A computed fold for a 73-nucleotide RNA from a Parcubacteria group bacterium, annotated as transfer RNA.
The sequence is in RNAcentral, with records from ENA.

[in-house]
RNA sequence: GCCAUCUUAGCUCAGCUGGUAGAGCAGCACACUCGUAACGUGCAGGUCGUCGGUUCGAAUCCGACAGAUGGCU
Numbered sequence: 001g002c003c004a005u006c007u008u009a010g011c012u013c014a015g016c017u018g019g020u021a022g023a024g025c026a027g028c029a030c031a032c033u034c035g036u037a038a039c040g041u042g043c044a045g046g047u048c049g050u051c052g053g054u055u056c057g058a059a060u061c062c063g064a065c066a067g068a069u070g071g072c073u
Stems, first nucleotide, its partner, number of pairs: 001072007010025004019056001027043004049065005
């Protein structure tokens, strides 16, 4: 220098063919317990990497840029 894949909650990851963003773990509260943990119930937590385009509507499609990983040279 070229190619491919990826970027979504604090972490690990889903999200189908464009139509209200989710799970597990972690956190907080409550309940339970003599007490702690575990189990149970609930809550909170996201400008979906950035900027633009297409569309009535974009995490999803297109482009550029940034970053990560792998491959080639």
Rfam family: tRNA. Gene Ontology term of the family: triplet codon-amino acid adaptor activity. Rfam classes the family as a transfer RNA.